[in-house]
RNA sequence: AGAGUUUGAUUCUGGCUCAGAACGAACGGUGGCGGCGUGGAUAAGACAUGCAAGUCGAGCGGGAUUUUACUGGUAGCAAUAUUAGUGAAGUUCAGCGGCGCAAGGGUGCGUAACACGUGGGCAAUCUGCCUAGGGGAGCGGGAUAGCUCGGCGAAAGUCGAAUUAAUACCGCAUAAGACUACUGAGAGCAUUCUCGGGAUGUCAAAGGUGGCGCAAGCUGCCGCUCCUGGAUGAGCCCGCGGCCUAUCAGCUAGUUGGCGGGGUAACAGCCCACCAAGGCGAUGACGGGUAGCUGGUCUGAGAGGACGACCAGCCACACUGGAACUGAGACACGGUCCAGACACCUACGGGUGGCAGCAGUCGAGAAUUUUUCUCAAUGGGGGCAACCCUGAAGGAGCGACGCCGCGUGGAGGAUGAAGGUCUUCGGAUUGUAAACUCCUGUCAUUUGGGAACAAAUACCUGAUUUAACUGAUUAGGAACUGAUAGUACCAGAAGAGGAAGAGACGGCUAACUCUGUGCCAGCAGCCGCGGUAAUACAGAGGUCUCAACCGUUGUUCGGAUUCAUUGGGCGUAAAGGGUGCGUAGGCGGUCGCGCAAGUCGGAUGUGAAAUCUUAGGGCUCAACCCUGAAACUGCAUUCGAUACUGCGUGGCUCGAGUACUGGAGAGGAGACUGGAAUUUACAGUGUAGCAGUGAAAUGCGUAGAUAUCGUAAGGAAGACCAGUGGCGAAGGCGGUCUGCUGGGCCGUUGCUGACGCUGAGGCGCGACAGCGUGGGGAGCAAACAGGAUUAGAUACCCUGGUAGUCCACGCCGUAAACGAUGGGCACUAGGCGUCGGGGGGAGCGACCCUCCCGGUGCCGUCGCUAACGCUAUAAGUGCCCCGCCUGGGGAGUACGGCCGCAAGGCUGAAACUCAAAGGAAUUGACGGGGGCCCGCACAAGCGGUGGAGCAUGUGGUUUAAUUCGAAGCAACGCGAAGAACCUUACCUGGGCUUGACAUGCAUGGGAAAGCCGGUGGAAACACCGGGCCUCCUUCGGGACUCAUGCACAGGUGCUGCAUGGCUGUCGUCAGCUCGUGUCGUGAGGUGUUGGGUUAAGUCCCGCAACGAGCGCAACCCUCGUCCCUAGUUACCAGCGAGUAAAGUCGGGCACUCUAGGGAGACUGCCGGUGUCAAACCGGAGGAAGGUGGGGACGACGUCAAGUCAUCAUGGCCCUUACGUCCAGGGCGACACACGUGCUACAAUGGCCGGUACAGAGCGUUGCCAACCCGCGAGGGUGCGCUAAUCGCUAAAAGCCGGUCUAAGUUCGGAUUGCAGUCUGCAACUCGACUGCAUGAAGCCGGAAUCGCUAGUAAUCGCGGAUCAGCCACGCCGCGGUGAAUACGUUCCCGGGCCUUGUACACACCGCCCGUCAC
Repeated sequence: AGAGUUUGAUUCUGGCUCAGAACGAACGGUGGCGGCGUGGAUAAGACAUGCAAGUCGAGCGGGAUUUUACUGGUAGCAAUAUUAGUGAAGUUCAGCGGCGCAAGGGUGCGUAACACGUGGGCAAUCUGCCUAGGGGAGCGGGAUAGCUCGGCGAAAGUCGAAUUAAUACCGCAUAAGACUACUGAGAGCAUUCUCGGGAUGUCAAAGGUGGCGCAAGCUGCCGCUCCUGGAUGAGCCCGCGGCCUAUCAGCUAGUUGGCGGGGUAACAGCCCACCAAGGCGAUGACGGGUAGCUGGUCUGAGAGGACGACCAGCCACACUGGAACUGAGACACGGUCCAGACACCUACGGGUGGCAGCAGUCGAGAAUUUUUCUCAAUGGGGGCAACCCUGAAGGAGCGACGCCGCGUGGAGGAUGAAGGUCUUCGGAUUGUAAACUCCUGUCAUUUGGGAACAAAUACCUGAUUUAACUGAUUAGGAACUGAUAGUACCAGAAGAGGAAGAGACGGCUAACUCUGUGCCAGCAGCCGCGGUAAUACAGAGGUCUCAACCGUUGUUCGGAUUCAUUGGGCGUAAAGGGUGCGUAGGCGGUCGCGCAAGUCGGAUGUGAAAUCUUAGGGCUCAACCCUGAAACUGCAUUCGAUACUGCGUGGCUCGAGUACUGGAGAGGAGACUGGAAUUUACAGUGUAGCAGUGAAAUGCGUAGAUAUCGUAAGGAAGACCAGUGGCGAAGGCGGUCUGCUGGGCCGUUGCUGACGCUGAGGCGCGACAGCGUGGGGAGCAAACAGGAUUAGAUACCCUGGUAGUCCACGCCGUAAACGAUGGGCACUAGGCGUCGGGGGGAGCGACCCUCCCGGUGCCGUCGCUAACGCUAUAAGUGCCCCGCCUGGGGAGUACGGCCGCAAGGCUGAAACUCAAAGGAAUUGACGGGGGCCCGCACAAGCGGUGGAGCAUGUGGUUUAAUUCGAAGCAACGCGAAGAACCUUACCUGGGCUUGACAUGCAUGGGAAAGCCGGUGGAAACACCGGGCCUCCUUCGGGACUCAUGCACAGGUGCUGCAUGGCUGUCGUCAGCUCGUGUCGUGAGGUGUUGGGUUAAGUCCCGCAACGAGCGCAACCCUCGUCCCUAGUUACCAGCGAGUAAAGUCGGGCACUCUAGGGAGACUGCCGGUGUCAAACCGGAGGAAGGUGGGGACGACGUCAAGUCAUCAUGGCCCUUACGUCCAGGGCGACACACGUGCUACAAUGGCCGGUACAGAGCGUUGCCAACCCGCGAGGGUGCGCUAAUCGCUAAAAGCCGGUCUAAGUUCGGAUUGCAGUCUGCAACUCGACUGCAUGAAGCCGGAAUCGCUAGUAAUCGCGGAUCAGCCACGCCGCGGUGAAUACGUUCCCGGGCCUUGUACACACCGCCCGUCAC
């Protein structure tokens, strides 16, 4: 000192939360020792028991008792014992009397108060004991308790009689003195005070005990009394200070004051009679709530905030309420009386009690101790004293409740042991940790020793004081006294021996892995974790932090500058009152003089001690304690200063005001009045519509509308002018004229002399709507009605229409009453408009230029701001005053009060709930926002699909199974380039279990494995028989094989949301980024935007950018032209041979072609357009022209897109089965629905005959010529070809000729029957093909929808992969014939760039509001 949390990210605002410290704590876990502290915070609840206040015999009488002396009696010879009396010395009991019991101790109920704190006052007071000084104590008297007797009562107690003492009580005397009437002087602050005089009157007393003495008496001590002081303590009064609430605004009759009296120690309405009508209050009276106050404690940098345990001061209280008595002191904790509640005793008549003293009990509670020891010390009461009493106090006990200290060992020790955990299986870690070796001895244990706190009183001796002392003071001496405690401390002994846990480990916050779990169980202070790979749950290992403690909970302060004095804000985040006038209050120009209240300085008093700070000191240290200092920031008194503020007084004119002149204006209120328009009425002309809308309808109109013309009525509103023009405080104000009236402005010269600013309350004004009463009512128009729209339409649109809108008077009092910006004054660069007024310039001027003042706008420097923005009209810089804010919701709600006729307004909460709610800006995405541009996107065309039949895929259904996957585009002739068995993953059934397959080990067997035959069986398989019987060898064996066992195999089982790889898609769209610089607080921007251009972020220009990368293009393949090289199997121009014909042969390599290499195209050239650029348009040449056609090639990324069933792979799951083998079935089912195709519906056609021209491929378990057979599929036979050689091979459409003639046909071919062919172990489920027969639907296809821009569409055939065959009409290729159309970019879809709005950001398939249901 900060951190987490709003967002995709940012910044600000703002709340919530955390880290710190503290505690009279409690709870959970754990627990070795000691010291010092501390411990009923709740029920001021109730209390058993014991103790907590007594003491004095030196005040008094008496009882009991002990000892002793004397006397008498009794017993005894006596000592002696016993008894009675008297005296003495004690002890003790109750009583009278004295002092104490008002202290000490406890608690915090009450109390918001002179209760407390602080500082003063008493000229308005008292004070026992103590102390200083002065005076005195003379003479008498009568009672009473106790005791005794009697009575009553259960008891507590009480009544009567008799008797007795005092330091108990009373009277008289005395009076230095005190009190009192009166009086003189002085002083003061008013009542008064001080000093003096003073008649008369009033006021005292008590003795006890020692010494000396025969006694009288003298004398000491302790007491008694009066007076004057002191000290201490108390009482009363005053200033100031310290809680919440105004949703408590008025309170008060003893109330405020006076006179007189009473009363008190004393002032006083303290009390009473009378008189007056006052007193208090927004500086908060009165009421309500809460609370003992303080020194201080905790926290904080401080200022503050919270608290008031322990310790200390004050107050209040003592079962509850009330009251007085005694006394120096009480209205009295362990006193009295009364009342009440509660409890106890009771003989039922009546009594007794008060732990908020110390212990202790019950109760309530999260929770708070022993029914302990001692008066040794300190202190208190009594006493002459000894001494007694003291639950005050000093100690001990209990509690880790707190603070402090100590220990649980130290050093060495690597096979880095074992075990645990993790693991990539190599190892890592626990970890020098342990074991082990060598040491030490704190604490605890044990043995022994063993304190301080103790000094006094009293006693003895001496000194001083004194006339003297036994008194007082003091010195010395001797003796006694310890609860704590055999404790602290010291020494010895033994032995590492007895002594470590708690919490945490996702971020904040220090510390990570495994397993289990699977939005379950659970965690959580905030954010948030958990839905199968959880560092966040639970356990474990490890680690981190503290440590005899560790965590949790609660509370306080802090962080929080989040109530802001220090130290905040209000344009948009919460927050400026709707606006003015003005009261109180706050603040206030300039020059003097005076005062000294504020202010400043000095001094004095006080500010208790403790605490805190500090310097020392004492317990071994520390905590703790002691001594000193400082401090206590305050208050009071006094002396001084006078700048500033204030007060008083005298001036001034700049602030403010006033007079005069001039002028602008929808400023206000009133009266009058004109025209346009709407509507209505009347009359005319005139005829079928009008009106209305996106389109309509309702409505109006043949009973004459609309239209048009004339006249009239009535109400409301003021076109043009008109303007970021004007006026007004705001709301607001708009035809013209007029009388009344407010304010502002300019100019000029006088006057007043600070008269000013703001403004809590208060009082006015205050749009619209609304309310009351009465008018008015043309148009418009809530409500309402009808028509439309719509799924609905209580709306938007249309036709009507009432309140209302208008006027007068009276209410209401709100608003996005906004500039979302309170008022005033001053200061701080400018530029450009506009309104009003004035000055100057040249001759005038509504013209122009320029200057000043006052308004109203735009832009902008500095500055400010979170940013946006504001910027002399501030949101800048300052001062003054007012209002307001303090997270979101609940809520401007409820309750209360005030206002209102009502509607409602003003004031204005809480419970509960959330971790946010917000402002501004950024990047995206989106928009039935905008601009620019592209694409077979639309349009323009051609052909299809959707209807039919069939094929195929999918859904659904069915099934024992119909294996699985693919799902909008981007699943659906897709994985599958070939499901009859196999494939095959599915189903049924039958088998196997180291396994169908791989590697290794162990044991045993064998010569094989395999082959042939037989039996059973559906087969797998099992069994039997037979024959054959390998290779290497170091002779052990090995390779191989069988059996058994162990490791393991195996899985098309799950997770494509754990993955790799591959693929689809946006999209061959033109984009996606980086470095440096620069701008911005930042996210980010710039570059990449702009002007052109392109197929293109292609290129050019411009530019705070300059460059670069991935994409585009090009480089690659292929087709198109030419050249070179090479000619066999291709080719054949020329030469020759040869045939019916034929490159058939010789020959040739020119051509075609083949297949290798090269050339060619670059906007290169010309013209035009264009920024002279890039480029575009046109042209020339050229086989090809502006990327020449086609292909391969796919940026950053998106879709948790697809695939665990191609493969690979983490994790999970199965293991005589989810593995594996076999047979059969299924993947081919079929009411349906969809996708993709084929064939058609016919004449641009079908059929028949004839005839022509390809390319690219494929072929030896193959292609198959020719020939023969068959109507045909095909069969037979067999040449050639491992292929530019032979074969598939017929190309088909086309062309020529013929036929059919509009018909469900000579179209169409489904379906079905029969007969066949071929492949194959096998065509039933379930193959293809052929022949004959059969001859279905279908006559061009609804809504909708697809492809294609040129060698393309359309149409025609050919080939290949897979493959025994084939359900291929599919797919991939090849060539033949060969079009139409594109005006154009408004619209649909998709995309690119710029811009705008946004409350969206899993991003419009978003977000979100209300109702209902669960």
RNAcentral holds the sequence, with entries from SILVA. Small-subunit ribosomal RNA from a metagenome, 1414 nucleotides, folded computationally. The coordinates come from a structure-prediction model, not an experiment, and the mean pLDDT is 86.